[in-house]
RNA sequence: GCCGCCGUAGCUCAGUGGUAGAGCAGCCGCCUUGUAAGCGGCAGGUCGUCUGUUCGAUUCCGACCGGCGGCACAA
Repeated sequence: GCCGCCGUAGCUCAGUGGUAGAGCAGCCGCCUUGUAAGCGGCAGGUCGUCUGUUCGAUUCCGACCGGCGGCACAA
């Protein structure tokens, strides 16, 4: 330098044009003599950035940034 995959909640990940979700973690409550476990609830997001298409973009096009892998070149 070229190609591919990935980037979504604190963490691990789903979702793939029409309201952004789950589990764990956090907070509150129930239960318990108490703690854990269990049960119920609450909160937490500029969906990597910019631009384009669209009535509407996390999703589609393009560029860029970051991570991983492969190939090539040089030493």

Source information
Predicted 3D model of a 75-nucleotide RNA (transfer RNA) from a Gammaproteobacteria bacterium. It matches the Rfam family "tRNA". It is annotated as a transfer RNA. The coordinates come from a structure-prediction model, not an experiment, and the mean pLDDT is 82.